[in-house]
RNA sequence: CGGUGGCCGCCGCCUAAUCGCCCGCAGGGCGAGCCGGGGAACCAGGUACCUGGGGUGCAUCCGCGUCGAGCGGUAGGGAUCUUCCGUCCCGAACCCGUCAGCUAACCCGGUCGGCGGCUGACGGAAGGACAU
Numbered sequence: 001c002g003g004u005g006g007c008c009g010c011c012g013c014c015u016a017a018u019c020g021c022c023c024g025c026a027g028g029g030c031g032a033g034c035c036g037g038g039g040a041a042c043c044a045g046g047u048a049c050c051u052g053g054g055g056u057g058c059a060u061c062c063g064c065g066u067c068g069a070g071c072g073g074u075a076g077g078g079a080u081c082u083u084c085c086g087u088c089c090c091g092a093a094c095c096c097g098u099c100a101g102c103u104a105a106c107c108c109g110g111u112c113g114g115c116g117g118c119u120g121a122c123g124g125a126a127g128g129a130c131a132u
Base pairs, nucleotide, nucleotide: 009118010117011116012115013114014113018032019031020030021029022028023027033111034110035109036108037107038106043101052099053096054095055094056093061073062072063071064070076090077089078088079087081127082126083125084124085123086122
């Protein structure tokens, strides 16, 4: 001097998943903000059977495959203020338990986790915002 790893701090990203307060403080509780579910009338819904049905989420659908692993696409979603163009990625996972359309009042929950960086945040253009 360079590379790699760990810890702390700070700056950011995906996500609803942030902030504040209190207590007897390895933890627990409350509130705000944000997010989700249940739940009338009206509307929708004919009935029965069958392989029940439903929810969170961008994560749905199609083809190939020894129908296995997986492969190729695709609805949709992400890349650090917005839009356009390009480029690169994701396109999962889980939950309820025979039950739920919408839904005012009302009722019940969640507030995790995973990453990048040390002034850089994929590239370009245009326009903003903020700071000095």
This is a predicted structure of a 132-nucleotide RNA (c-di-AMP riboswitch aptamer (ydaO/yuaA leader)) from Micromonospora thermarum. Model confidence (mean pLDDT): 79 of 100. The sequence was found by an Rfam model in a public genome assembly.